[in-house]
RNA sequence: UAAUAAUUGAGGCAAACCCGAUGAAAAUCGGGGACGCAAAGCUAUGGGGUCUAAAACAGUCUCGCGCGGACGCGUGCGUUUCGGUCAUGACAGCCCGGCCGCCUGC
Numbered sequence: 001u002a003a004u005a006a007u008u009g010a011g012g013c014a015a016a017c018c019c020g021a022u023g024a025a026a027a028u029c030g031g032g033g034a035c036g037c038a039a040a041g042c043u044a045u046g047g048g049g050u051c052u053a054a055a056a057c058a059g060u061c062u063c064g065c066g067c068g069g070a071c072g073c074g075u076g077c078g079u080u081u082c083g084g085u086c087a088u089g090a091c092a093g094c095c096c097g098g099c100c101g102c103c104u105g106c
Stems, first nucleotide, its partner, number of pairs: 012037002017032006035093001041099003046096003049091003056085002059082001063078006
C1' cells in the first nucleotide's frame, strides 16, 4: 500500500432476565448480567420487512346539553366504553444497500 475475517493473542460489543429513569405504547437510556456477535460500529431522510397506535379518521357504547317532533322517535355537539384503520413513533441483534474502521497474523 492492497485485500480480508480463515487463524493465534490482546481488546471490543452485549440477548434473555433483574433494578432504576423516560415514554401512550413499541421501545430507548443508565446499572447489573452474558445468549451470542468479525462490523452486534454508524445510517430508519436508500429499499423491503417487523413492532407500537398517542393524535387523527370512521363506527360502537354510556351520560349530559341543544334542536325538531306525528310522542314510536329523529338529529347536532360534548363526554365515556370497546374494538377497527393509520406513523408523524420505534427496531441497524430481520434482510439487502450505503458510509467508516482497531489490534495480531498472512
A computed fold for a 106-nucleotide RNA, annotated as c-di-GMP-I riboswitch aptamer.
Model confidence (mean pLDDT): 80 of 100.
Rfam family: c-di-GMP-I riboswitch aptamer. From the family's description: GEMM was predicted in a large-scale screen for bacterial structured RNA regulatory elements.
It was read from a public genome assembly, where an Rfam model found it.